Predicted 3D model of an 88-nucleotide RNA (c-di-GMP-I riboswitch aptamer) from a Candidatus Dormiibacterota bacterium. The sequence was found by an Rfam model in a public genome assembly.
[in-house]
RNA sequence: UCCCGGAACGGGCAAACCCAUCGCGAGGUGGCGACGCAAAGUCACGGGCCUCCAAGCCGAACGGAAGGGAGGUAGCCGGACCGCCGAA
Numbered sequence: 001u002c003c004c005g006g007a008a009c010g011g012g013c014a015a016a017c018c019c020a021u022c023g024c025g026a027g028g029u030g031g032c033g034a035c036g037c038a039a040a041g042u043c044a045c046g047g048g049c050c051u052c053c054a055a056g057c058c059g060a061a062c063g064g065a066a067g068g069g070a071g072g073u074a075g076c077c078g079g080a081c082c083g084c085c086g087a088a
Stems, first nucleotide, its partner, number of pairs: 004086003012037002018031005035075001041081003045078003048073006057064002
């Protein structure tokens, strides 16, 4: 240094609810608060899931099937990059 891990030391982050605020919305931001997390640090590259929008197709109608565009989610998974410590 790498793999691996989180024993110890030192710590770190912060779910849901609630309050405020931004957004059509999914959701974001700040505060409170801790469900948890060895990357729950950062990044939408691949997949998944979620939201919004317009048109077309099928159909007598109720409706139906498949795409397109724009967003969100990193605490859904994978991947990329950086990182504390060093017991087994």